RNA sequence: ACUGCAAACGGCAAACCCACCGAAAGGUGGGGACGCAAAGCCACCGGUCUAAGGGCAAGGGCCUACGACAGCGGGGUUGCCAGAG
Numbered sequence: 001a002c003u004g005c006a007a008a009c010g011g012c013a014a015a016c017c018c019a020c021c022g023a024a025a026g027g028u029g030g031g032g033a034c035g036c037a038a039a040g041c042c043a044c045c046g047g048u049c050u051a052a053g054g055g056c057a058a059g060g061g062c063c064u065a066c067g068a069c070a071g072c073g074g075g076g077u078u079g080c081c082a083g084a085g
Stems, first nucleotide, its partner, number of pairs: 002083003011036002016031006034071001040077003044074003047069003053064004
């Protein structure tokens, strides 16, 4: 450098529950494990979610990201372990 079949020194932690933050999506901490070889990090591209603020409408809604998701895909970047071929 390549690869991730097998393994796991070591690591992360879905759903759900509790507390806190947030308008919400969601986030953080604790419990908990469905899974993960980058499930480390970065919203650059596509996608998805939300709509406070703003806009439109006049009924009870619609549009909008400057908000969010890296565990949706791609890309970038850093790194652990192992060696089937």
The RNA shown here (c-di-GMP-I-GGC riboswitch aptamer) has 85 nucleotides and comes from a Gammaproteobacteria bacterium. The sequence was found by an Rfam model in a public genome assembly. Its mean pLDDT, the model's own confidence on a scale to 100, is 86. The organism belongs to Gammaproteobacteria, within Bacteria.